[in-house]
RNA sequence: CUUAUCAAGAGCGGCUGAGGAACUGGUCCUGUGAAGCCCGGCAACCUAAUUACAGAAAUGUGAGAAAGGUGCUAAAUCCUGCGGAUUUUUCCGAGAGAUGAG
Numbered sequence: 001c002u003u004a005u006c007a008a009g010a011g012c013g014g015c016u017g018a019g020g021a022a023c024u025g026g027u028c029c030u031g032u033g034a035a036g037c038c039c040g041g042c043a044a045c046c047u048a049a050u051u052a053c054a055g056a057a058a059u060g061u062g063a064g065a066a067a068g069g070u071g072c073u074a075a076a077u078c079c080u081g082c083g084g085a086u087u088u089u090u091c092c093g094a095g096a097g098a099u100g101a102g
Stems, first nucleotide, its partner, number of pairs: 001102006011039001013038003019029003023081001025079002040073003045069002047065001050063005077096001082093004
């Protein structure tokens, strides 16, 4: 940079000890223990034992979470920042961000 996804899911564990939720403004979480590390778990992007169907075959379309590579494990990506519709309110899109694959 390209592309897909982002309203579901996941611990009353151990170590440690003050911050954290990207950024802005909010609003929250936190000594009834933040962040981090370990363990556990979730999920199914890559990958996959096995397997169904089609096919002469190559292969295609599905199912499948035992193993592996990531990821995730408060709140919708917590809301919001830009634009449009709309009376409030709400909705839609973009941007930014996160993660996977290339």
The RNA shown here (SAM riboswitch aptamer (S box leader)) has 102 nucleotides and comes from a mouse gut metagenome.
The coordinates come from a structure-prediction model, not an experiment, and the mean pLDDT is 83.